[in-house]
Molecule: SAM riboswitch aptamer (S box leader)
RNA sequence: UCCUUAUCAAGAGUGACGGAGGGUCAGGCCCUGCGAAGUCCGGCAACCAGUUUGAACAUGGUGCUAAUUCCUGCAAAUCUAACCGAUAGGUUUGGAAGAUGAGGG
Numbered sequence: 001u002c003c004u005u006a007u008c009a010a011g012a013g014u015g016a017c018g019g020a021g022g023g024u025c026a027g028g029c030c031c032u033g034c035g036a037a038g039u040c041c042g043g044c045a046a047c048c049a050g051u052u053u054g055a056a057c058a059u060g061g062u063g064c065u066a067a068u069u070c071c072u073g074c075a076a077a078u079c080u081a082a083c084c085g086a087u088a089g090g091u092u093u094g095g096a097a098g099a100u101g102a103g104g105g
Base pairs, nucleotide, nucleotide: 001105002104003103004102005101006100007099008098013041015040016039017038021031022030023029025073026072027071028070042065043064044063047061048060049059050057051056069097074094075093076092077091078090079089080088081087
């Protein structure tokens, strides 16, 4: 880097260091010196391992810790406005993309 598969509506700090950015991309909309990213500690969860075992524990490996994966990005169905068609907006479903775990090339 690629492939397979499972999950993505819940949960988690008035901490320390740090200093300006962050929410993958684009458009939007947000967060941020009442301190961003990052690191440490704390916490959440329970994917893999482990121990007991049709479940639990939270010991090890990850992960996560604003907003549904913040929303939309493609398609279908349906509703509303005005209506012939186009158009705009709403709802639902599926997909794409992405994130994380496990396995594989």